[in-house]
Predicted 3D model of a 348-nucleotide part of an RNA (small-subunit ribosomal RNA, central domain) from uncultured spirochete. Rfam family: Bacterial small subunit ribosomal RNA. Its family is annotated with ribosome and structural constituent of ribosome in the Gene Ontology. RNAcentral holds the full RNA, with entries from Greengenes.
Context: one part of a larger RNA
C1' cells in the first nucleotide's frame, strides 16, 4: 500500500467563512480531449502457453502459432464525461407583507440580599462542628430598627422552553446591529455543495498594563481530626474572580456522531408562523424548529430509527496492537506558561 473503518472498541479537525481542488440539475445544439469500435505500423531475442518435431526417456534442444494487455497514426460512432453557443426554473439567490427569540454591542436604571460605616434600644455572648476549638464581644459584640458607601449577582417568571456556527446567550429600559421563520407573488437564471493551506471566532484557568474588590477564594496562617493529615471540617486570608484594552487558542470544546443533498411506516409532546372549519373550548392540515416512544432497515451488542447510527452520493479531516508518547529532538507560533507539528531505541 490495498482493503476495511471512525456513538462507546484506535478514529471526526472546538466552529464558522472561504482560495486553489474537487464535484454538480433540466432540454437542444455543435465539436470530438476523454470513451467505444475497426484499419495500418511498431511492439529485439530469450523467457512463458500451445501444437508438431530432435538427442533410445526425460531435463535439454529447434520449428510454428499465440502472448507483448502498449504506444503512434488513421476511419468512424456520439449514449455518457469535457468543451463552445442557445434556452429553462425545480437547486441557489434577490425584492415585498408579516412573525418569534437570555443573538451582539453599547449607554442609562431598579429592588432582594451580603459586606461595612454612623446613629439609636439592648446586654453576655455570639459564631461554629460530629463535637470542639481557633475566631469575634464589656473599648459593647450577636440580635433588632433607621440613614449611608461600596462591588458583584440578578430570586420568582422558568420550563422535557427559546436564540446563536461554535464557544455560549437570562434583572429592566433605549440606541445600533446579525441571523432565522412563515406567506403569496415577481425578478436573476445554475450564480450550487464541499473545502488542503489561510482567515476570524473561540469557556475556564493563565499572562501584560492600568483600575476595582462586597461576597467567594488557589497560594498561605491558626484551630481541630488523625498513627501522621503537606487533604476532607472549622476560623482568617492574597493572587484571582469584575472593568478597559491587548496576549494565550487549549477543554469530557461531546450529541464522544464533519458538512451538504435526496429517499424511506407511524404515534404522542412541545417552541415559532400560515390555511380552513367552528367560533367557548376546539378540530383538521401545512412548513420550519425541539423533545419521547416505536417498524421496516442498521448493529458485536447496547442501541440508532425521517433530527438515522436505515439506503444512496459529493467534498474534507482521521484511524491502523499496548507501554515508551498529549513524549524527545527540529521547526513555526507565543512577554512567559506553553500551545502547534510530532518519532524512534527498547519493552510486553
Nucleotide at each position: 500500500u490495498u482493503g476495511g473503518g471512525c456513538g462507546u472498541a484506535a478514529a471526526g479537525g472546538g466552529u464558522a467563512u472561504g482560495u486553489a481542488g474537487g464535484u454538480g440539475g433540466a432540454a437542444c445544439u455543435a465539436u470530438a480531449a476523454g470513451u467505444c469500435a475497426g484499419g495500418u505500423g511498431u511492439g529485439a531475442a530469450a523467457c512463458c502457453u500451445a501444437u508438431g518435431g530432435g538427442c533410445u526417456c526425460a531435463a535439454c534442444c529447434c520449428a510454428u502459432a499465440g502472448c507483448c494487455u502498449g504506444c503512434a497514426u488513421u476511419u468512424g460512432a456520439a449514449a455518457c464525461u469535457g468543451u463552445g453557443g442557445u434556452u429553462c426554473u425545480g437547486g441557489a439567490g434577490u425584492u415585498u407583507g408579516g412573525g418569534a427569540g437570555a443573538g451582539g454591542c453599547a449607554a442609562g436604571c431598579g429592588g432582594a440580599a451580603u459586606u461595612c460605616c454612623u446613629g439609636g434600644u439592648g446586654u453576655a455572648g455570639c459564631g461554629g462542628u460530629g463535637a470542639a476549638a481557633u475566631g469575634c464581644g464589656u473599648a459593647g459584640a450577636u440580635a433588632u430598627c433607621a440613614g449611608g458607601a461600596g462591588g458583584a449577582a440578578c430570586a420568582c417568571c422558568a420550563a422535557u422552553g427559546g436564540c446563536g456556527a461554535a464557544g455560549g446567550c437570562a434583572g429592566c429600559u433605549u440606541g445600533c446591529u446579525g441571523g432565522c421563520c412563515u406567506a403569496a407573488a415577481a425578478c436573476u437564471g445554475a450564480c450550487g455543495c464541499u473545502g488542503a493551506g489561510a482567515u476570524a471566532c473561540g469557556a475556564a484557568a493563565g499572562c501584560g498594563u492600568g483600575g476595582g474588590u462586597a461576597g467567594u477564594g488557589a497560594a498561605c496562617g491558626g484551630g481541630a481530626u488523625u498513627a501522621g493529615a503537606u487533604a476532607c471540617c472549622c476560623c482568617g486570608g492574597u493572587a484571582a474572580u469584575c472593568c478597559a484594552c491587548g496576549c494565550c487558542g487549549u477543554a469530557a470544546a461531546c450529541g464522544u456522531u464533519g458538512u451538504c443533498u435526496a429517499c424511506c411506516a407511524g404515534u404522542u409532546g412541545u417552541c415559532g408562523g400560515g390555511g380552513c372549519c367552528u367560533u367557548u373550548u376546539g378540530g383538521c392540515u401545512u412548513c420550519g424548529g425541539u423533545a419521547a416512544c416505536g417498524a421496516a432497515c442498521c448493529u458485536a451488542a447496547c442501541g440508532g430509527a425521517u433530527u438515522a447510527a436505515g439506503u444512496a452520493g459529493a467534498c474534507c479531516g482521521c484511524c491502523u496492537g499496548g507501554g515508551g508518547a498529549c513524549u524527545a529532538u527540529g521547526c513555526u507560533c507565543g512577554c512567559a506558561a506553553g500551545a502547534g507539528u510530532g518519532a524512534a531505541a527498547c519493552u510486553c